[in-house]
RNA sequence: AGAGUUUGAUCCUGGCUCAGGAUGAACGCUAGCGGCGUGCCUAACACAUGCAAGUCGAACGUGAAGGGGUACUUGUAUCCCUGAAAGUGGCGGACGGGUGAGUAAGACGUAGGUGACCUGCCUUGGAGUGGGGGAUAACCAUUAGAAAUGAUGGCUAAUACCGCAUGAAGUUAUUUUGUUGGGAAACGAGAUAACCAAAGCUCAGGCGCUUGGAGAGGGGCCUACGGCCGAUUAGCUAGUUGGUGGGGUAAAGGCCUACCAAGGCGAUGAUCGGUAGCUGGUCUGAGAGGACGAUCAGCCACACGGGAACUGAGACACGGUCCCGACUCCUACGGGGGGCAGCAGUGAGGAAUAUUCGGCAAUGGGGGCAACCCUGACCGAGCAACGCCGCGUGGAGGAUGACGGUUUUCGGAUUGUAAACUCCUUUUCUGGGGGAAGAGACAGGACGGUACCCCAGGAAUCAGUCACGGCUAACUACGUGCCAGCAGCCGCGGUAAUACGUAGGUGGCAAGCGUUAUCCGGAAUUAUUGGGCGUAAAGCGCACGCAGGUGGCUUCUUAAGUCUGACGUGAAAGCUCCUGGCUUAACCGGGAGAGGUCGUUGGGUACUGGGAGGCUUGAGGCAAGGAGAGGGGCGUAGAAUUCCCGGUGUAGUGGUGGAAUGCGUAGAUAUCGGGAGGAAUACCAGAGGCGCAAGCGGCGCCCUGGCCUUGGCCUGACGCUCAGGUGCGAAAGCGUGGGGAGCGAACGGGAUUAGAUACCCCGGUAGUCCACGCCAUAAACGAUGAAUACUAGGUGUAGGGGGAUUUAAACCCCUCGGUACCGCAGCUAACGCGUUAAGUAUUCCGCCUGGGGAGUACGACCGCAAGGUUAAAACUCAAAGGAAUUGACGGGGGCCCGCACAAGCAGCGGAGCGUGUGGUUUAAUUCGAUGCAACGCGAAACACCUUACCUGGGCUUGACGUGUCCGUAGUAGUGAAGCGAAAGCGGAACGACCCUUCGGGGAGCGGAUGCAGGUGCUGCAUGGCUGUCGUCAGCUCGUGUCGUGAGAUGUUGGGUUAAGUCCCGCAACGAGCGCAACCCUUGUCGCUAGUUACACGUGUCUAGCGAGACUGUCGGUCUAAAACCGGAGGAAGGUGGGGAUGACGUCAAGUCAGCAUGGCCUUUAUGUCCAGGGCGACACACACGCUACAAUGGCCGGUACAAUGGGCAGCCAAAGGGUGACCUGGAGCGAAUCCCAUCAAAGCUGGUCGUAGUUCAGAUUGUAGGCUGCAACCCGCCUACAUGAAGCCGGAGUUGCUAGUAAACGCAGGUCAGCAUUACUGCGUUGAAUACGUUCCCGGGCCUUGUACACACCGCCCGUCACGUCAUGGGAGUUGGUAACACCUGAAGUCGGUGACCGAACCCUGAGCUUGUCUUGGGGGAGGAGCUGCCUAGGGUGGGGCCGAUGACUGGGACGAAGUCGUAACAAGGUAGCCGUACCGGAAGGUGUGGCUG
Repeated sequence: AGAGUUUGAUCCUGGCUCAGGAUGAACGCUAGCGGCGUGCCUAACACAUGCAAGUCGAACGUGAAGGGGUACUUGUAUCCCUGAAAGUGGCGGACGGGUGAGUAAGACGUAGGUGACCUGCCUUGGAGUGGGGGAUAACCAUUAGAAAUGAUGGCUAAUACCGCAUGAAGUUAUUUUGUUGGGAAACGAGAUAACCAAAGCUCAGGCGCUUGGAGAGGGGCCUACGGCCGAUUAGCUAGUUGGUGGGGUAAAGGCCUACCAAGGCGAUGAUCGGUAGCUGGUCUGAGAGGACGAUCAGCCACACGGGAACUGAGACACGGUCCCGACUCCUACGGGGGGCAGCAGUGAGGAAUAUUCGGCAAUGGGGGCAACCCUGACCGAGCAACGCCGCGUGGAGGAUGACGGUUUUCGGAUUGUAAACUCCUUUUCUGGGGGAAGAGACAGGACGGUACCCCAGGAAUCAGUCACGGCUAACUACGUGCCAGCAGCCGCGGUAAUACGUAGGUGGCAAGCGUUAUCCGGAAUUAUUGGGCGUAAAGCGCACGCAGGUGGCUUCUUAAGUCUGACGUGAAAGCUCCUGGCUUAACCGGGAGAGGUCGUUGGGUACUGGGAGGCUUGAGGCAAGGAGAGGGGCGUAGAAUUCCCGGUGUAGUGGUGGAAUGCGUAGAUAUCGGGAGGAAUACCAGAGGCGCAAGCGGCGCCCUGGCCUUGGCCUGACGCUCAGGUGCGAAAGCGUGGGGAGCGAACGGGAUUAGAUACCCCGGUAGUCCACGCCAUAAACGAUGAAUACUAGGUGUAGGGGGAUUUAAACCCCUCGGUACCGCAGCUAACGCGUUAAGUAUUCCGCCUGGGGAGUACGACCGCAAGGUUAAAACUCAAAGGAAUUGACGGGGGCCCGCACAAGCAGCGGAGCGUGUGGUUUAAUUCGAUGCAACGCGAAACACCUUACCUGGGCUUGACGUGUCCGUAGUAGUGAAGCGAAAGCGGAACGACCCUUCGGGGAGCGGAUGCAGGUGCUGCAUGGCUGUCGUCAGCUCGUGUCGUGAGAUGUUGGGUUAAGUCCCGCAACGAGCGCAACCCUUGUCGCUAGUUACACGUGUCUAGCGAGACUGUCGGUCUAAAACCGGAGGAAGGUGGGGAUGACGUCAAGUCAGCAUGGCCUUUAUGUCCAGGGCGACACACACGCUACAAUGGCCGGUACAAUGGGCAGCCAAAGGGUGACCUGGAGCGAAUCCCAUCAAAGCUGGUCGUAGUUCAGAUUGUAGGCUGCAACCCGCCUACAUGAAGCCGGAGUUGCUAGUAAACGCAGGUCAGCAUUACUGCGUUGAAUACGUUCCCGGGCCUUGUACACACCGCCCGUCACGUCAUGGGAGUUGGUAACACCUGAAGUCGGUGACCGAACCCUGAGCUUGUCUUGGGGGAGGAGCUGCCUAGGGUGGGGCCGAUGACUGGGACGAAGUCGUAACAAGGUAGCCGUACCGGAAGGUGUGGCUG
């Protein structure tokens, strides 16, 4: 620091994904050790059991049990010591520990205030501690109850309780005075008055108690600022805001109350809703930021849910009290008990989180004078790889590169110095021994026989996990065969998978490694740093304008912003740096630094702001001119359409691609005259003008807005922008009332069509028009917000002004404000923009953040309605998109070519037959070829063979090749009889070879084992070969240049050509493969040679070598280039004719069955041999042909003229036989000699037939023959005789051919025993017609254009319907939660009232006798029980609000392999498309109206 992914490729935009770091984690596989940390994130769910807060006898009275003494009636009494347990009393249970439910502000953080406050224990220094009184628990007795817990009576103490005294001080009231302060007032020093204290214990050292002052530490309250989301929450508030009096509190305060006033908060977001403990900090990041708030630390809140107070210095109290509620436990049913969010632990929940451990030794806390007691705080140990850190699983040598594994091209390679083996070490491990610090004077150690140290033993006890297609380091084999599976993204898997599974190998990390989840980063993908808005998402339709933001030149002042110094604070921990301690590190200690939008204070004043003043350039005003479809109203004009009336006139008219519906003999259309009515204003008219936009078009008048120019004067920043708001706003549409000529949604009819709810035609209603009122949207577009300034020019156009010239209404120059085109710099992804910016800057507003879902749902506001505005989510995809490039395509355009069309000739398609194919059939009808480019094709010959197919019969190292081993001497070979269809089985008999060192070896045969074999599969694994576009003129490269790039240029353009052929021009210059030429053949001539040709010679002819043709020459056209046209000469003239020759590539074209070949399959069979059958079937369909349908002919007779070829298992002559096929025969010839073959046929000539299914045509069939062959039944050919079918020129459609061509005629060859060849390949003979021309069909080339195509139009793609899945809206309702409100009820409790009842201490007043520290009355009183009022938790009732769950049915949406219907869009997409709106239609959609060009 980037990378992958949209495309055929490119650049851009833009999302998705990855590589990094982190975690209180979990899961999978694995696991040796130690140190330091961490460990219920879920149910603030429920809890069994134990422990977690007590202590003090130096406050007090008792005193069980025990011990000791005394007295004696030996079991009693009494005294003393120790002293359990309980009680009174004091202090502590408000700390420590837990949790994060609530809380968006009574919280937290930072900085302040308290002149509005409190403070037990502690420290410090003062002053005191005198004298009385009455009770009460414990205890005893009686008694209630199951228990919890009491009740009554009696006894008793105190540092418990209550008076009295004293009172420095204190408090309150009044008052004098000083200081501070803005002030209320505070503080200090005085005076007077009133009120108020105390407790004792003791070891005699002390410890306490009371009171006031100061301090420290702790707390209460108040203020400012800061830190979440939602406006689909916009208004909230009655104790509400303030005041006065009173109450209350430690204390200010509506904190509470009575009265008065009507305030207070809010777009700088009140209220409401959602979420959330806050912070120091943690993680990440370059930073700014973002996310988080476990452990540690500070603060807050809570303690089963809710409420309340008491006590106290402190609580409205986790292990206290009371009440209500839920839950749970005990019960004798009467009534009671409980609260782990303390430490362990249990259940539950969950992906998931530990021991019912040890100790108070340390640190800290409570009590105590202390000893000491208590302490699940804490210190330790245990469990868990949960995290961080450290160590180890050995080190050195060792090549036959061992064995084994894997792989292989079989050579090898790799695992791999890895192992074995040799030497060494002992961290770990095991055993044994020693053994701490932690505790500052004594003693005291849970951890712990731990850390650590020493000795011995022995390489010994110890490696996994993930990945290996790209991103991303690391590759092969086998298995699988779109299956099983993988996957973070792109994507792998359909028989050769580096992507699945396994193995080997390799890479990464390592006691861990992967996966999942979450956060930050990458992401400049919310952009302050640091983005955008013409076309990618994005400028409001336009204007006015409040708040807000922002603002010209200049002087003075202020010091809020701003800059700077000092001080304070920003707890500790953490972070960074330095340093130290554990062997190191993690971890820990010490020091320093950093950290705020903070506070106080001093200073500076450039800029911004505030205040005061000035200026004129921004803005505005005045004056004089000017142009204009600017707006509103009222009139008026002519042309045209339609209608009505009348005339003339007669059969059509109208409409279309062509028609029809329609109109017309009841007189249309046409034409003339007259009239009515509505709408719109031809020409002028223009890239023209005006307006803010929408928009505005005859002419005249009235009213009215804005703009421009010129010149001076006036005001003096009055400006710009603008959330919300307000106004205007095409068309369509709506309401009411008019109007209605034309046009014309809907609708009706006619056409078209497969259909045609359309396009076309005939009609036609709303509407279009007017008035008034709504609606508020458009591709409302320059797809470009407004304002200001600056930055080269050129040209046009329209409105002003000036100059010069003449005076002219021209020309020319300058200038202001508009409008349009080109263009420099610059910008831009490119296209393009370019003084009218999309350039350079500033100000303000609006808007965007992947595609779809969706501008939709719900909610709200607006509207009469249609609908508009605002505006999500679930779910789903990895893209969607912009510009440009190369192709391909177009029912786009231009140019050009081709037997492409046209002009012609002959055909095919109809018949019969032949052949091939499909189909069907079959045991098999072997296989392949399938539009052109398969179909007389592979096959240049299917009776057996071929042959691959079928049936049946045989063989199994095999019909054939080869290696190794063994065997073999009557061996190889020949092979009789017998069985058999043959193959085969069988085996009598005969009977060998080469070399030799004489052992044997080779060959052969037999056996065994490796293997052979396969026309089995895959042409989509391949080689080779071939077809096709196409013998079309194209296809590329190097260098240079242009472009960010894909690419372009060259190769385009103007001419020309058969041609990218050539010329000219040109940022290109050259080159290659193609074209052409070179090659063969043919046409003319010359030369040479000449067998077998020729009677001889020449010539023909045969074979060779040359010449010739090059636009060379003349004329014309042209850029006087290339070239074209015409002519001459010439056998031939513009590549003379023909052939061979096939660029880059396309079609996964064809061929595994010609051959070769990878892989797979088969191996007594898918191999091989044999016999028979099949490839030859036959309702039918197609393709290619042959023969015909006849007289340009058939038949018979006569007669003429070729060329190419072939021949020894061959061609076969003469001669003879047969009607003939053919037979006999055998000459000649391996061929310019002989033969096929006298070589032909059409032709010519004579005759006949006379338009008929014929003397046409020959199918079919019968009989008799011939030939080949082992064999013609299935299934050959030929001959003769007989038979004599269809067919009388062929529908739609379609093929070939441009000259020695078509057409017609025969001949030859290959294959081959034979064979049909009508096929194929060649050869010659006879020998035409036509081409105006390029509009159209087909194919092709070049240029250009559009594109949503790139598998490239056989493309892409839209919507309904049907089926499945998923999420979601509506929905009669049903149900749950939540916060308020109204009313009723109302526990405990504070406060208030009352209090006839109670009432030891104080007061007043008596009585008694035992005269006392006696007993006991009456009254008062503090206070209280009880009752009651206000408040109130909770409960009940009620109607609403908000949020969720569910719901018959229903709406659309997304996705899904091949479903149905159409074809809307992309090309002029076949009716240009799209936007708004209205109507209509199965659906895409159609039509009307206005708008846009994308």
This is a predicted structure of a 1494-nucleotide RNA (small-subunit ribosomal RNA) from a Nitrospiraceae bacterium.
The RNAcentral record of the sequence draws on SILVA.
Model confidence (mean pLDDT): 84 of 100.
Taxonomically the source falls in Nitrospiraceae (Bacteria, Nitrospirota, Nitrospiria, Nitrospirales).